[in-house]
Context: one part of a larger RNA
RNA sequence: CUCUGGCUAAGGAACUCGGCAAUCUAGCCCCGUAACUUCGGGAGAAGGGGCGCCCCAUUAGCGUGUAGACCCUGCGGUCGAAGCGCGAAGGGGUCGCAGUGACCAGGCUCAAGCGACUGUUUACUAAAAACACAGGUGCAUGCGAAGGCGCAAGCCGCUGUAUAUGCACUGACGCCUGCCCGGUGCCGGAAGGUUAAGAGGAGGGGUUAGCUCUUCGGAGCGAAGCCUUGAAUCUAAGCCCCGGUAAACGGCGGCGGUAACUAUAACCGUCCUAAGGUAGCGAAAUUCCUUGUCAGGUAAGUUCUGACCUGCACGAAUGGCGUAACGACUUGAGCGCUGUCUCGGCCAGAGGUCCG
Numbered sequence: 001c002u003c004u005g006g007c008u009a010a011g012g013a014a015c016u017c018g019g020c021a022a023u024c025u026a027g028c029c030c031c032g033u034a035a036c037u038u039c040g041g042g043a044g045a046a047g048g049g050g051c052g053c054c055c056c057a058u059u060a061g062c063g064u065g066u067a068g069a070c071c072c073u074g075c076g077g078u079c080g081a082a083g084c085g086c087g088a089a090g091g092g093g094u095c096g097c098a099g100u101g102a103c104c105a106g107g108c109u110c111a112a113g114c115g116a117c118u119g120u121u122u123a124c125u126a127a128a129a130a131c132a133c134a135g136g137u138g139c140a141u142g143c144g145a146a147g148g149c150g151c152a153a154g155c156c157g158c159u160g161u162a163u164a165u166g167c168a169c170u171g172a173c174g175c176c177u178g179c180c181c182g183g184u185g186c187c188g189g190a191a192g193g194u195u196a197a198g199a200g201g202a203g204g205g206g207u208u209a210g211c212u213c214u215u216c217g218g219a220g221c222g223a224a225g226c227c228u229u230g231a232a233u234c235u236a237a238g239c240c241c242c243g244g245u246a247a248a249c250g251g252c253g254g255c256g257g258u259a260a261c262u263a264u265a266a267c268c269g270u271c272c273u274a275a276g277g278u279a280g281c282g283a284a285a286u287u288c289c290u291u292g293u294c295a296g297g298u299a300a301g302u303u304c305u306g307a308c309c310u311g312c313a314c315g316a317a318u319g320g321c322g323u324a325a326c327g328a329c330u331u332g333a334g335c336g337c338u339g340u341c342u343c344g345g346c347c348a349g350a351g352g353u354c355c356g
Base pairs, nucleotide, nucleotide: 001351002350003349004348005347006346007345008344010342011341014340019337027051028050029049030048031047036041038172052094053093054092055091056090061086062085063084064083068079069078070077071076095099107335108334109333110332111331112330113329114327115326119131120130135170136169137168138167139166140165141164147156148155149154173322174321175320176319178252179251180250183249184248185245186244187243188242189241192240193239194238198234199233203229204228205227206226207225210221211220212219213218253271254270255269256268257267280314281311292308293307294306295305296304
């Protein structure tokens, strides 16, 4: 010096990103216990008091229950000396600084955010506001179900049958969940348009038996067959089209003017849109400007709480807003307590290093 422990005057979070760490607290009995609440809880809330040993005393009482007594005749019941076990409360006394004397053994409260809760998770840096969850909703599925695995056979679903099964979203509970179907998706429709392979084969091309012409080199025409190409016409789903559907994917405006102080605009005009954000909440886990403004708390508060609303860029099952209980979650404050600190010091053990 490092580590692990113990103590520390006065102060008591001044430390620090942050009370991190370490103290404090702690058991049993009694008293007492708020807001709020889903009436269960909150609650061990908080906050207080008692606790050793000896005597009265083999205490009162309780359990079991022998002998015995009683009722009874059953593998019966009631009471119950003894024995064994448990065991208050009270009075008196007594010792120490200290009686749950060691060990063991909750610190508490207030407020806010998130998630209802118990659970689950990154084996080896993340335990959480992430996942799950009961509850809610939508869609699919009538049974050889939908869906899934497999080339198939076959199997799961299920030896189940719509109060069932699969998929998706949301996430207890309470109050609720507004408007838009133009785009995309899905569902339904079938009149019209478009449309594949296929069917069809009009027509065209190649080849040439033959015919014609010839300057004998060749040129032209050209049936059948073979080869090749191929129009009209017929024809499905799909797409176009017509409707529906948002707890499907998603979306939910701008400008100008106006009231008898000013300011503001219930009101008016206009443009655009499928429709222009309803309730509730709001500088928020969301607010850039921003340490917004006001209030509270502090001597002093970029954090915190309550409001305001100018929401850069909340908003209703990608759920909105509340909410008792719960949380090794996050944030702010207080009481208690302390070597976290002012600011260090001392002691013990282990290791290291130096000197001898």

This is a predicted structure of a 356-nucleotide part of an RNA (large-subunit ribosomal RNA, domain IV) from a soil metagenome.